RNAcentral holds the full RNA, with entries from ENA. Small-subunit ribosomal RNA, 5' domain from an uncultured prokaryote, 479 nucleotides, folded computationally.
Context: one part of a larger RNA
RNA sequence: GAUUGAACGCGGAGCUUGCUGUUCAGCGGCGGACGGGUGAGUAACGCGUAGGAAUCUACCUGGUAGUGGGGGACAACAUGUGGAAACGCAUGCUAAUACCGCAUACGCCCUAAGGGGAAAGGAGGGGAUCUUCGGACCUUUCGCUAUUAGAUGAGCCUGCGUGAGAUUAGCUAGUUGGUGGGGUAAAGGCUCACCAAGGCGACGAUCUCUAGCUGGUCUGAGAGGAUGAUCAGCCACACUGGGACUGAGACACGGCCCAGACUCCUACGGGAGGCAGCAGUGGGGAAUAUUGGACAAUGGGGGCAACCCUGAUCCAGCCAUGCCGCGUGUGUGAAGAAGGCCUUCGGGUUGUAAAGCACUUUCAGCGAGGAGGAAAGGUUGGCGAUUAAUACUCGUCAGCUGUGACGUUACUCGCAGAAGAAGGACCGGCUAACUCCGUGCCAGCAGCCGCGGUAAUACGGAGGGUCCGAGCGUUAAUC
Numbered sequence: 001g002a003u004u005g006a007a008c009g010c011g012g013a014g015c016u017u018g019c020u021g022u023u024c025a026g027c028g029g030c031g032g033a034c035g036g037g038u039g040a041g042u043a044a045c046g047c048g049u050a051g052g053a054a055u056c057u058a059c060c061u062g063g064u065a066g067u068g069g070g071g072g073a074c075a076a077c078a079u080g081u082g083g084a085a086a087c088g089c090a091u092g093c094u095a096a097u098a099c100c101g102c103a104u105a106c107g108c109c110c111u112a113a114g115g116g117g118a119a120a121g122g123a124g125g126g127g128a129u130c131u132u133c134g135g136a137c138c139u140u141u142c143g144c145u146a147u148u149a150g151a152u153g154a155g156c157c158u159g160c161g162u163g164a165g166a167u168u169a170g171c172u173a174g175u176u177g178g179u180g181g182g183g184u185a186a187a188g189g190c191u192c193a194c195c196a197a198g199g200c201g202a203c204g205a206u207c208u209c210u211a212g213c214u215g216g217u218c219u220g221a222g223a224g225g226a227u228g229a230u231c232a233g234c235c236a237c238a239c240u241g242g243g244a245c246u247g248a249g250a251c252a253c254g255g256c257c258c259a260g261a262c263u264c265c266u267a268c269g270g271g272a273g274g275c276a277g278c279a280g281u282g283g284g285g286a287a288u289a290u291u292g293g294a295c296a297a298u299g300g301g302g303g304c305a306a307c308c309c310u311g312a313u314c315c316a317g318c319c320a321u322g323c324c325g326c327g328u329g330u331g332u333g334a335a336g337a338a339g340g341c342c343u344u345c346g347g348g349u350u351g352u353a354a355a356g357c358a359c360u361u362u363c364a365g366c367g368a369g370g371a372g373g374a375a376a377g378g379u380u381g382g383c384g385a386u387u388a389a390u391a392c393u394c395g396u397c398a399g400c401u402g403u404g405a406c407g408u409u410a411c412u413c414g415c416a417g418a419a420g421a422a423g424g425a426c427c428g429g430c431u432a433a434c435u436c437c438g439u440g441c442c443a444g445c446a447g448c449c450g451c452g453g454u455a456a457u458a459c460g461g462a463g464g465g466u467c468c469g470a471g472c473g474u475u476a477a478u479c
Stems, first nucleotide, its partner, number of pairs: 037237003046162007055154002060150008068102001070100002077092006108117003121142006129136002163209003170200003175197008212234004216227004239260005262273004290316001292315003298312001299310004329359004339350004363420001365415005373406001377401009423468005428449003434463005444451002
């Protein structure tokens, strides 16, 4: 230097089988019965209060006993096809904690004592043993079934209380009661068959009108009267009327079906919708706000959790709508300036008010710093529980890390300069506060009494004053 070159390593292509992640649909589970809105209806066991017995209760907590072995489908998907669309139809394949038998039954349910009825698996970790190399098996945890007790929530019944009208005096046939079927989670004419003829009513039945009820709120010395915005409890409603389905729970605001009114789309065959959710538009009206930010906190739903959703909520925007607080300067300053107004022409008043002088800088402005609302969560380590296990998981402690819409936050410091910041009603009596001019029963005022016809404290203006003050008056309403 050449040739050969196994194994290992690196890169690439195809096929195949797993695992993990993201997005989207379907099956399945839980939640859409809470939260949020409104007050149309309702004079009622609707509400308030005090009781009652014949009931159910998902999730949660405690106890007891189980969780064995099988089967057939239907979506998704594929292919074909109908329709303008909404939406379908047919055939084929498939999984599950979806669905259905079988086995078993401590307790449970029915009973005529014979009997009948459950379930489902998933995820994390793993030393032996077995293995078809998929797992079996063990363990932890989340589930599942039956039942029991609790908690919570709900249904039902009753006493009493809860508007007006007698110019509403009689009302009632499932009406009142019984027996027996049916029905409900449950008592009951709740419903039905039969039988009886009852039931309510001047202690106001029935009818008509009005009205959601309460804790409370306003007013008042109280007794009362009026009222039921915000917040809280209950009820009712969800375009209008009716109905059931699912489900632990609805006869269901953003589910379904039917009818109706209205609006929209249409290829005229047929379809779609329901702000009394948060914003927003139109309309009506004397009149009432942003198509804002965030899930950071609190709470709710789902999930093993991380986390996701949440116009609940927390915040921000608009409005002097209300309540409260603050500022628009402070001290000094008599020649009692000028000007205004009045005047008995002497003066008085505006008035320490202004100017001037000496200060201060709240708030607003500019610049800088800067809490709290943050608990959680993640990760590392220690300890404890569990276990075969120093895996996993859970609890606890410590270290590190770490989440803020509001937000240019509250607050603090610095800078400059009186600098940027006052109006409204009233002044005859009630009722605090007076003079001049104009006007001349005119113009006008007025809550009541009443003012004004030539000296108007009552009209209009001015000066002065009184009362409130970022408000002040008027109107409307209640006590």